[in-house]
RNA sequence: GCGGGGCUGGUCUAGUCUGGCUAUGACAAGAGCCUUCCAAGCUCUCAACCCGGAUUCAAAUUCCGGGCCCCGCA
Numbered sequence: 001g002c003g004g005g006g007c008u009g010g011u012c013u014a015g016u017c018u019g020g021c022u023a024u025g026a027c028a029a030g031a032g033c034c035u036u037c038c039a040a041g042c043u044c045u046c047a048a049c050c051c052g053g054a055u056u057c058a059a060a061u062u063c064c065g066g067g068c069c070c071c072g073c074a
Base pairs, nucleotide, nucleotide: 001073002072003071004070005069006068007067010027011026012025020057029045030044031043032042033041050066051065052064053063054062
């Protein structure tokens, strides 16, 4: 330099194919219930689409460019 894959809460992750509700689940954190206390269990809360642009009534999702990570080729 060329090609391919990936980037979503503090962590991991579903959703992208086929655009459409308040973006999914688990763990962590906080609060409450329960318990003599703790643990476990149950309920609730918090918090996220890498960046810019385009298309569209509407973009995490499609398109273009950029950044970072991984793999392959040279």